[in-house]
Molecule: small-subunit ribosomal RNA
Organism: cold seep metagenome
RNA sequence: AGAGUUUGAUCCUGGCUCAGAUUGAACGCUGGCUGCACGCUUAACACAUGCAAGUCGAACGGCAGCGCGGAGAAGCUUGCUUCUCUGGCGGCGAGUGGCGGACGGGUGAGUAAUGCAUAGGAAUCUGCCCUGGAGCGGGGGAUAACCUGGUGAAAACCAGACUAAUACCGCAUACGUCUUACGGGAGAAAGCUUGGGACCUUCGGGCCAGGCACUCUAGGAUGAGCCUAUGUCAGAUUAGCUUGUUGGUGGGGUAAAGGCCUACCAAGGCGACGAUCUGUAGCUGGUCUGAGAGGAUGGUCAGCCACACUGGGACUGAGACACGGCCCAGACUCCUACGGGAGGCAGCAGUGGGGAAUAUUGGACAAUGGGGGCAACCCUGAUCCAGCGAUGCAGCGUGUGUGAAGAAGGCCUUCGGGUUGUAAAGCACUUUCAGUAGCGAGGAAAGCUUGUCGGUUAAGAGCUAGCAAGUUUGACGUUAACUACAGAAGAAGCACCGGCUAACUCUGUGCCAGCAGCCGCGGUAAUACAGAGGGUGCAAGCGUUAAUCGGAGUUACUGGGCGUAAAGCGCACGUAGGCGGAUAGUUAAGUCGGAUGUGAAAGCCCCGGGCUCAACCUGGGAAAGUCAUCCGAUACUGGCUAACUAGAGUAAGGUAGAGGCAAGUGGAAUUCUCGGUGUAGCGGUGAAAUGCGUAGAUAUCGGGAGGAACAUCAGUGGCGAAGGCGGCUUGCUGGACCAUUACUGACGCUGAGGAGCGAAAGCGUGGGGAGCGAACAGGAUUAGAUACCCUGGUAGUCCACGCUGUAAACGAUGAGAACUCGAUGUUGGGUACCAUUGGUACUUAGUGUCUAAGCUAACGCGAUAAGUUCUCCGCCUGGGGAGUACGGCCGCAAGGUUAAAACUCAAAGGAAUUGACGGGGGCCCGCACAAGCGGUGGAGCAUGUGGUUUAAUUCGAUGCAACGCGAAGAACCUUACCUACCCUUGACAUAGGUGGAAUCUUUUGGAGACAGAAGAGUGCCUUCGGGAGCCAUCGUACAGGUGCUGCAUGGCUGUCGUCAGCUCGUGUCGUGAGAUGUUGGGUUAAGUCCCGUAACGAGCGCAACCCUUGUCCUUAGUUGCCAACACUUCGGGUGGGAACUUUAGGGAGACUGCCGGUGACAAACCGGAGGAAGGUGGGGACGACGUCAAGUCAUCAUGGCCCUUAUGGGUAGGGCUACACACGUGCUACAAUGGGCAGUACAGAGGGAAGCCAAGCCGCGAGGUGGAGCUAAUCCCAAAAAGCUGCUCGUAGUCCGGAUCGAAGUCUGCAACUCGACUUCGUGAAGUCGGAAUCGCUAGUAAUCGCGGAUCAGAAUGCCGCGGUGAAUACGUUCUCGGGCCUUGUACACACCGCCCGUCACACCAUGGGAGUGGGCUGUACCAGAAGUAGGUAGUCUAACCUUCGGGGGGGCGCUUACCACGGUAUGGUUCAUGACUGGGGUGAAGUCGUAACAAGGUAGCCGUAGGGGAACCUGCGGCUG
Repeated sequence: AGAGUUUGAUCCUGGCUCAGAUUGAACGCUGGCUGCACGCUUAACACAUGCAAGUCGAACGGCAGCGCGGAGAAGCUUGCUUCUCUGGCGGCGAGUGGCGGACGGGUGAGUAAUGCAUAGGAAUCUGCCCUGGAGCGGGGGAUAACCUGGUGAAAACCAGACUAAUACCGCAUACGUCUUACGGGAGAAAGCUUGGGACCUUCGGGCCAGGCACUCUAGGAUGAGCCUAUGUCAGAUUAGCUUGUUGGUGGGGUAAAGGCCUACCAAGGCGACGAUCUGUAGCUGGUCUGAGAGGAUGGUCAGCCACACUGGGACUGAGACACGGCCCAGACUCCUACGGGAGGCAGCAGUGGGGAAUAUUGGACAAUGGGGGCAACCCUGAUCCAGCGAUGCAGCGUGUGUGAAGAAGGCCUUCGGGUUGUAAAGCACUUUCAGUAGCGAGGAAAGCUUGUCGGUUAAGAGCUAGCAAGUUUGACGUUAACUACAGAAGAAGCACCGGCUAACUCUGUGCCAGCAGCCGCGGUAAUACAGAGGGUGCAAGCGUUAAUCGGAGUUACUGGGCGUAAAGCGCACGUAGGCGGAUAGUUAAGUCGGAUGUGAAAGCCCCGGGCUCAACCUGGGAAAGUCAUCCGAUACUGGCUAACUAGAGUAAGGUAGAGGCAAGUGGAAUUCUCGGUGUAGCGGUGAAAUGCGUAGAUAUCGGGAGGAACAUCAGUGGCGAAGGCGGCUUGCUGGACCAUUACUGACGCUGAGGAGCGAAAGCGUGGGGAGCGAACAGGAUUAGAUACCCUGGUAGUCCACGCUGUAAACGAUGAGAACUCGAUGUUGGGUACCAUUGGUACUUAGUGUCUAAGCUAACGCGAUAAGUUCUCCGCCUGGGGAGUACGGCCGCAAGGUUAAAACUCAAAGGAAUUGACGGGGGCCCGCACAAGCGGUGGAGCAUGUGGUUUAAUUCGAUGCAACGCGAAGAACCUUACCUACCCUUGACAUAGGUGGAAUCUUUUGGAGACAGAAGAGUGCCUUCGGGAGCCAUCGUACAGGUGCUGCAUGGCUGUCGUCAGCUCGUGUCGUGAGAUGUUGGGUUAAGUCCCGUAACGAGCGCAACCCUUGUCCUUAGUUGCCAACACUUCGGGUGGGAACUUUAGGGAGACUGCCGGUGACAAACCGGAGGAAGGUGGGGACGACGUCAAGUCAUCAUGGCCCUUAUGGGUAGGGCUACACACGUGCUACAAUGGGCAGUACAGAGGGAAGCCAAGCCGCGAGGUGGAGCUAAUCCCAAAAAGCUGCUCGUAGUCCGGAUCGAAGUCUGCAACUCGACUUCGUGAAGUCGGAAUCGCUAGUAAUCGCGGAUCAGAAUGCCGCGGUGAAUACGUUCUCGGGCCUUGUACACACCGCCCGUCACACCAUGGGAGUGGGCUGUACCAGAAGUAGGUAGUCUAACCUUCGGGGGGGCGCUUACCACGGUAUGGUUCAUGACUGGGGUGAAGUCGUAACAAGGUAGCCGUAGGGGAACCUGCGGCUG
């Protein structure tokens, strides 16, 4: 410090996720030691048991218990036991009294301020403690305990009688204290103990001194109470709250100010700087994180607060409204004799419960501290320790060195090896920690005793400060540390290994099981699941989960944005607020500097120190505030004062304008109406129809009526804040601009709330209504058509008044101000110069275009900023849910405005790029259309396919690019299918053992495979050992598979397409994907070539090179040829010839080379000449980058999987040939350009030895017979056919057509039944030129005619070739199809066979409404009123004081009043839960209906509004261009 994830790729925006640190954690797996920390985050739920606050006999009366002493009695063992008495002593239960139980310990429920933090303040109190001052005199009356009696189950209580005090009450005194009317008045106390020389004594003591208490008082310290300022969570879908409320006066009350309380008076007080209400929450030092600013948090430790079962209350006291006190009410628990009682772990342990989850019913007061005490000492679950827990932090260990045969085993393997791995073993060492044994600090200071030196004192008592000596005190503790001993001995796991993110292979599984933080893995080759091997990381831990901060600049103060990504209010006016020109002075609030105080300690940081180190502990320092006070500075900001004119405004003079409002008025047009002319149509559309018209329309002329809108001018022209504004005239009125002076003197800018204006639609009332026109009706279109189109047509559109308040109200750009190159157009004004209308230059206010710098993600913006700055306002924070629900406000309604959450997704989005696509555009090409010729589709048949059937009808191919395709040929074989019967190392290969030549013949059974039997036969080579080949058999490795996967593959092939394209290097441009080149202008069959050009070059394609054909030359002539010559049986037959044809080798030839024209001086095109051939001469082979997961595992090869007495192998028979049907491809026809018969002519290219087969003979024929020739330019197949000549048929289901069927045959073949071809005779079906639709072909082509070949025993109408005859047409590119280039739009990228919207149906989820129902909290009114306090009261009782002895004063109880908790009644508010039914929303597998959007998305889309409709939507009106 970043990374992953939106896309085909890119940049940006933007969310989600990860890597880090942390925790009082929990869970999973694992677990050696030590130190230091920490340990109910949940039920402030309920608690058994024990302990947690006592102490003082030096306050008191006392003596229950224990011990000692004394006295007495009894027993006797004459010094022991027992009993009784005795407060005399040590002491002490209970009691009176004092101090302490207000500390310490726990918890965080409540509390948003009665709290806390920081800084201050004045009207207070303060036990014990410290320092001063003064005092401590003299009396009185009670009462517990004890005793007696009583009630009760108990708890407890009552009565009588006695007694003490440091308990209680007077009196005296009182400097100072309190109070006061300044005369005065009021108000205290207590003793105990230690010691003691004189003196006194009732022998107890007095007295004196000390100590400790006590009283009053002053000050301090400490602690506490009160007040103020500032800060202190969220919600405005909480906006108004408040009556003791705000203030005053009098009174009361408190320790103390104060409405704290009360009476009266006034009507205030708080609030947008957020009152009130609601929710949540103890606050802080700090802690975690972060670079910081911040954010989160407040456990342990420390400070403060609050609470103590829940609610209320006071008492006592220095202090409480009191955790282990009291009273009352309530809930709960326990005891009970049912009458009554008792209790409060949020103290320490512990229990139950809750929970993911949190410890021992431990030891000790040794230390530190606290309470009491003179002290010893007692108490202390505070505390110190121990126990449990890897909960955290820190440290240590689980060995070290050597060791290659690179062991074994595991895993992988290309079978060679690699890896685990120096790892182990082995050898040599060490011993931390743990273990055993020993030794052994420190935590201990005090206290007590004695002595000594001071103080007090009359004193050597006593008490006391210090010193010395002695003595005593340790829970932890088997302490820490150290030493010895033995032995590598006792001690390693967890997670991960697709990317992020370090680390890879095998096996299993097969969208299953599972994983997953995000992206995403898994559908048979998974580095992503599970296991294993290996590796990586951390390590006594490791992972997971939860949570916080970070990354996240993702709430932006530091530090973001708002044209199009989310985001500028529709517009101006204006209140509060914020900000504000220039000069001087003053002030010192902000600001700056300094000082002082404070900011507790701990923590963080720095420097030291102590535990062996560290964690940890400890000393010092630093730091820390928006703090307070004081002093100073005065530039800037603020306040005040004075003055200024540049901002702003006013007056005077002009100018332009659809600015606004009102009244009037004009012509054109539409419609209606009246009349005339006139006749059959009009109208409307893509085409029609509805509609109108012979009752006279449309058309045309004239008259009239009425409403609405204002052509031309008209213009990115004008005006207005925006919405918006358009005939003309008049009136009223707002604003702007220009020029020149004068005046005011900052009067300004913005603007939360507020109030105003605000298109269209819509609403209300009343008018109006020509045209247009939601709804509606009809007609069309359509599968449907609730639409688009047409004919009608109501609201509405218009006017007046009133509402509504929204729009793509847009420049998607808030307002104001300043600054920052240029060019050009236009509107209004002005100046200067020239001047005839006018022009030029400058200036100013608008309004446009292009552009620089700069900005921007890009597009773009660019003085009218989206540049550079300032001020103020509004708004945004992922998509959906949703601008929705609920609530509030507004509205007559429609609705508007404000405005969530649950849930859900990992994206949604912007700009640009490359493609693809478009029922977008431009250019161009192709038998693509058109122009032609001939077909298919109709018939019969052949053949292939689908379907169906079947035991099987084997398999594959399936739009073009499957379907006479694989198959160049299924009767058996083929054959893969079915049935039946057989074989199991196998029909075939390699290796081993044994035996045998191989091989052949015959025979039996069987459908055959096969099985059995008989016989024949003994081979080749040899170094004589044997070997090679073949056969049989045995056993094991293995064979075998047309089984699966063409979506694991190679190879081959199809297709776009013989289309002209596809790319690269360097350079340049762009943030980038990419672009450029390759686009443009021409041209071409062509990215062919030329020119231009930020490109320059290059490659694969095109073309050419290859084959063939067309002309010529040359070479060579046999089997071919024959011009001339000769012979001839008249046949190139023979001699001969080498001319010709021809054959097959080599060459020539054609290149836009030449001429003319066009073109740009080019490329090229057009025409011409010559030439056999002319612009690629014709044809073929040749197929760029790639696309289609195209086809093929059944040609072959091949990974993986599967079968192994079968999915392998053999045999026979059957099937692939089935047949209601549908389609493709063909053949033959439908006839006279023909059929039949007869005669007759002319090819080319092929094939031939298991072959072609001549002549001859036989047969009507298929064919048979025959055997010549031929290994082929020699012989054969072989007859070419159409054609030509002649005859016949005469338009008919025929002398057309030949299917089908019958009969008889031929041939091939083991075999023609299923299931061959052909022949002859007979039979003679459909069919008379074929609907919609559709195919081929541009010249030696189509059409037509025959011939040959491959396969093949036989079996073509198919396929591949060959020649014969031999056309028509092409104006042209509008349209159809396909393709190429450029451009445009896009929401597509699996790329239009794309994407995608809504209803409906089903399932699930959360949520709104809902008659209500049940809780919580709370307001108001009223009832009620425990305990308690205060007031009243003489019903009753009454020790201290006073008394005139009657009583008084004072007090208690009782009663009563006020306040008030619980409780109750009524009625509201709010919130939570639930609810029949219901609304929409979200998510789901391949459901239903349509096709709304994205392309001109097929009616451009969208916004607002209104109506309509199953649904997306449609239509009207206005607006926007996205």